[in-house]
RNA sequence: GGAGUCGGCCAGGCAGCCGCUAUGGCGACAUAGAGGAAAGUCCGGGCUCCGCAGAGCGGGAUGCAGGGUAACGCCCUGGCGCUAUAAGCGCGCGCGCAAGCGCGCGCCAAGGCGACGAAGAGGGCCACAGAGACGAGUCCUGGCAGGCUUCGGCCCGCCAGGGGUGAAACGCGGCAACCUCCAUCCGGAGCAACACCAAAUAGGCAAGCGUGGCAUGGCGACAUGCCGCGGCCGGCUCGGCCGAGCUUGCGGGUAGGUGGCUUGAGCCCGGGGGUGACUCCGGGCCUAGAGGAAUGGCUGCCAGCCCCCGCCGGGUCCGCCCGGGCCGGGGGCCACAGAACCCGGCUUAUCGGCCGUCUCCCGCU
Numbered sequence: 001g002g003a004g005u006c007g008g009c010c011a012g013g014c015a016g017c018c019g020c021u022a023u024g025g026c027g028a029c030a031u032a033g034a035g036g037a038a039a040g041u042c043c044g045g046g047c048u049c050c051g052c053a054g055a056g057c058g059g060g061a062u063g064c065a066g067g068g069u070a071a072c073g074c075c076c077u078g079g080c081g082c083u084a085u086a087a088g089c090g091c092g093c094g095c096g097c098a099a100g101c102g103c104g105c106g107c108c109a110a111g112g113c114g115a116c117g118a119a120g121a122g123g124g125c126c127a128c129a130g131a132g133a134c135g136a137g138u139c140c141u142g143g144c145a146g147g148c149u150u151c152g153g154c155c156c157g158c159c160a161g162g163g164g165u166g167a168a169a170c171g172c173g174g175c176a177a178c179c180u181c182c183a184u185c186c187g188g189a190g191c192a193a194c195a196c197c198a199a200a201u202a203g204g205c206a207a208g209c210g211u212g213g214c215a216u217g218g219c220g221a222c223a224u225g226c227c228g229c230g231g232c233c234g235g236c237u238c239g240g241c242c243g244a245g246c247u248u249g250c251g252g253g254u255a256g257g258u259g260g261c262u263u264g265a266g267c268c269c270g271g272g273g274g275u276g277a278c279u280c281c282g283g284g285c286c287u288a289g290a291g292g293a294a295u296g297g298c299u300g301c302c303a304g305c306c307c308c309c310g311c312c313g314g315g316u317c318c319g320c321c322c323g324g325g326c327c328g329g330g331g332g333c334c335a336c337a338g339a340a341c342c343c344g345g346c347u348u349a350u351c352g353g354c355c356g357u358c359u360c361c362c363g364c365u
Base pairs, nucleotide, nucleotide: 001361002360003359004358006356007355008354009353010352012302013301014300015299016298017297018296020033021032022031023030024029035336039347040346042345043344044343045342046341047190048189049188050187059186060185061184062183063182064078065077066076067075068074079116080114081113082112083111088107089106090105091104092103093102094101095100117181118180122179123178124175125174126173134171139163140162141161142159143158144157146155147154148153194259195258196257197256204250205249206248207247208246209245212227213226214225215224216223217222229243230242231241232240233239266285267284268283269282270281271280272279273278304333305332306331307330308329309328310327311324312323313322314321315320
């Protein structure tokens, strides 16, 4: 200097104006206000309730070894297996006067991937090809006997090696991403958990008051008519309509409200231990808490990126093309996305930028 590889970080900044939510304040006002994934809800926990979470059966999950952790199916280190390829190097071919260029093949790293417990017990399966796929068995060939024969051969028994098919041919075969066995772990439901306060209406319980008089019908509950009483038709009269329940207290539950709610396996800095994941000690800090759901909008300046025009240099087949930046002007910036009880992971989405690890190669000293 080149080529590859793996990982970490940022996610525009500042100012002004107008708004939203929370907290503090009598008020003016002050302070704070989304993410690396807040997402998918796929694993693991905290927390809450159920019945104290204990045993058995059933079911589910995980599976190299050691370690980390609150825990994990996550992470770290190591082993084993599989697998690349860049630059480069080597070989071959082509083009070229040559330097060299192009193509093909091969080799090589850091890396990438891995449902990597057990074929010991039992069951099951092993495509195609092959006679035969775990039961045994004889397709071709050789040797030794036997039988038949049209003398070409055919049938049958025993033995021994080889051939052929196939991923595997009898061997302590292979497959558990088939059941199974072994080991370890797992009670269930979830903040719409759960706790508290508590309307209207309709049920429940208790107490009090009321359900008038007459006639007819009916065994009766009751029905009809008249009178009376009460209520309504905005005040009064007439007239009309309605009338058997009303009041109070208690209790459960609903709407609604409050808590749970953000101080936590927390963050930052320094030091120690460890290859590492991680952990220990000391100091400092408080950093959204809404709840039909706030965290926004506008303007200006600066920074970055992209596009267009101009400028500069070169080329031109005059259409334009290539290159350049402490240059000028204009325009755009839509990355993915958005808390909802809280954490640790995994997975997925993501414009642009910055930094680093490791490995290989080339040249020079």